[in-house]
Context: one part of a larger RNA
Molecule: small-subunit ribosomal RNA, 3' major domain
Organism: uncultured soil bacterium
RNA sequence: UGACGGGGGCCCGCACAAGCGGUGGAGCAUGUGGUUUAAUUCGACGCAACGCGCAGAACCUUACCUGGGCUAGAAAAGGCCGGAAUGCCCCAGAAACGGGGCGGUGCCCGCAAGGGAGCCGGUAUUCAGGUGCUGCAUGGCUGUCGUCAGCUCGUGUCGUGAGAUGUUGGGUUAAGUCCCGCAACGAGCGCAACCCCUGUCUUCAGUUGCCAUCAUUUAGUUGGGCACUCUGAAGAGACUGCCGGCGUCAAGCCGGAGGAAGGUGGGGAUGACGUCAAGUCCUCAUGGCCCUUAUGUCCAGGGCUACACACGUGCUACAAUGGUUGAUACAAAGCGCUGCAAGCUCGCGAGAGUAAGCCAAUCGCAGAAAGUCAACCUCAGUACAGAUUGCAGUCUGCAACUCGACUGCAUGAAGGUGGAAUCGCUAGUAAUCCUUGAUCAGCAGGCAAGGGUGAAUACGUUCCCGGGCCU
Numbered sequence: 001u002g003a004c005g006g007g008g009g010c011c012c013g014c015a016c017a018a019g020c021g022g023u024g025g026a027g028c029a030u031g032u033g034g035u036u037u038a039a040u041u042c043g044a045c046g047c048a049a050c051g052c053g054c055a056g057a058a059c060c061u062u063a064c065c066u067g068g069g070c071u072a073g074a075a076a077a078g079g080c081c082g083g084a085a086u087g088c089c090c091c092a093g094a095a096a097c098g099g100g101g102c103g104g105u106g107c108c109c110g111c112a113a114g115g116g117a118g119c120c121g122g123u124a125u126u127c128a129g130g131u132g133c134u135g136c137a138u139g140g141c142u143g144u145c146g147u148c149a150g151c152u153c154g155u156g157u158c159g160u161g162a163g164a165u166g167u168u169g170g171g172u173u174a175a176g177u178c179c180c181g182c183a184a185c186g187a188g189c190g191c192a193a194c195c196c197c198u199g200u201c202u203u204c205a206g207u208u209g210c211c212a213u214c215a216u217u218u219a220g221u222u223g224g225g226c227a228c229u230c231u232g233a234a235g236a237g238a239c240u241g242c243c244g245g246c247g248u249c250a251a252g253c254c255g256g257a258g259g260a261a262g263g264u265g266g267g268g269a270u271g272a273c274g275u276c277a278a279g280u281c282c283u284c285a286u287g288g289c290c291c292u293u294a295u296g297u298c299c300a301g302g303g304c305u306a307c308a309c310a311c312g313u314g315c316u317a318c319a320a321u322g323g324u325u326g327a328u329a330c331a332a333a334g335c336g337c338u339g340c341a342a343g344c345u346c347g348c349g350a351g352a353g354u355a356a357g358c359c360a361a362u363c364g365c366a367g368a369a370a371g372u373c374a375a376c377c378u379c380a381g382u383a384c385a386g387a388u389u390g391c392a393g394u395c396u397g398c399a400a401c402u403c404g405a406c407u408g409c410a411u412g413a414a415g416g417u418g419g420a421a422u423c424g425c426u427a428g429u430a431a432u433c434c435u436u437g438a439u440c441a442g443c444a445g446g447c448a449a450g451g452g453u454g455a456a457u458a459c460g461u462u463c464c465c466g467g468g469c470c471u
Base pairs, nucleotide, nucleotide: 007471008470009469010468011467012466013465015461016460019425020424021423022422023421026316027315028314029313030312031311032310033309034307035306042053043052064302065301066300067299068298069297070296073127077126078125079123080122081121082120083119086103087102088101089100090099091098107116108115109114129291130290132289133288134287138285139284140280141279142278143276145274150189151188152187153186154185155184156165157164158163169180170179171178195268196267197266198265200236201235202234203233204232205231206230209226210225211224214223215222239262242256243255244254245253246252318418322377323376324375325374326373327372328371334365335364336363339358340357343354344353345352346351384415389410390409391408392407393406394405395404431453432452433451434450435449436448437447
């Protein structure tokens, strides 16, 4: 000077408390440990590993295992030789690969001979290649404390010096925010503001959007109109600006007015100096080491999907605020040409056939679902719950056995609200209900977004956890 204390003072945070809903019990999904295995590829391990890398393992991916192959190599540059490139067929094989046959001549220079570019094959060599090791050799990127309010510097002054001061003190703030004071005076990185979305209004614009008035229609469908909604560009608006009180005449705090909005309006993006030798050499880049007929590379099949078990994260339930059947209403945000596909026909259905429109404010995905109305069920392992299993199918795809999703019929397990413990959340939030997207041939209970319905509680800071300042 820091750090630490079951020392002290002050102050924050869903930290506790007050509430609401969960996890922990069940079944299943998924990740991990363990075990097993020829292999179950590798990494990640308190918070800050465990629905994490993986925004999607049948083959591929794929790095693992078994077997079959290659050795200048699957892909690169340079030398020499030959051939245009390239297309099709046959044999053997699990394929890789191997053997054989047929067709075929382009571009530039040049009268021609020939030469050149590009591509393919062969050959020798300098070399390639490595998801092999080291994240404790590294760059880059990221997590975390923490969106916490801190971290520093120049000059001056003080101290023998390490250092101190400034940055402490009195108030105040979400904030080292601001005010006052002060041997300090200034400054930088952070805070805030500037950026985006959203909430109100105005102007401009009016199609593919909208429909108040007029006419018309099954339908904003058509004529018409651009008022309204909406769209998207430019502005206005909020600044403690006004009033009262408190305060040190200050910073500011409390209340009020006006206002769509009030004191950071709500949300996002934005992450200081640094910490954890935190994570990543399996994105990429890279030092060193190691392999070089193999630790490289090609192919087929298998594995990553195993299963006495343990843990994490989720989904579905245990029912009547419910289940089933019928009728009926209201979104937002997205996506679409190797695509989205209306309509019609067939099928109980998954879906199939056919096919209009749309490069999309025009057409389509598209039915929102909880909700509302009516009927049945009457507290039971049930008309709850849906695991598991059998049979029959659909779709994608060379191919669903290992190992896909979905449909129909049948089957109908555990489960009657979950011990110790533990998690999230303060408002359009929790809870609950659907919708869309990325990845993607196919595959979501995960992830990322969108809207619908819409609560309870906060006395307070003694205690638990984390953090800030002074001592």